[in-house]
RNA sequence: AUCUUAUCGAGAGUGGCAGAGGGACUGGCCCUGUGACGCCACGGCAACCGCUGAAGUGCAGGUGAUGAAUAGUCGCCCCGCAUCCAGGCCCAGGUGCCAAAUCCAGCUCGGAUCGGCGUGAAUAACGCAAGUCUGGGAAAAGAUGAGAU
Repeated sequence: AUCUUAUCGAGAGUGGCAGAGGGACUGGCCCUGUGACGCCACGGCAACCGCUGAAGUGCAGGUGAUGAAUAGUCGCCCCGCAUCCAGGCCCAGGUGCCAAAUCCAGCUCGGAUCGGCGUGAAUAACGCAAGUCUGGGAAAAGAUGAGAU
C1' cells in the first nucleotide's frame, strides 16, 4: 500500500512548548489569540488484540446395560484435550481513543410544504426538475482493531 472482516449515538483532560488555523474531502455548522490543531509529559477511558473462562459440543478416559464378543449400539461419570463462546479482568503486554453521533448531510425511496416551468382555451387537469422540513433503507467515503498478501 492493497484485500477481507468487526466496530463507530457510550466513555475519558490537566500541565508545558509553540503560535494559526483546525474539525479527512464538498456543503453546512462548529472549535479557535480566554491560544485551537499539533508535539511532549503525566493522567484517564475503553476493552479490538490480550489474560481468564461457566455451560454446550466433540475427542480421550472410566463405568453400566445389551450382546457370543476384546465388535457395535445406548446410558452415566469425568482430573484431561480441543472447539466455540455467555460472562469476567485491566495485573503484564500490543494498539486505539480522551469537543460536538464518524459533528450533520452527500446515494436512493416516500410524506408535507412553497413558489417556478411545460402541455393546455383555462383560474381545470396532467407532467417536470429544484428549494425547505421530515421519515425509512442500503451503500460509498473515512477512522480504528484483527487477519492475509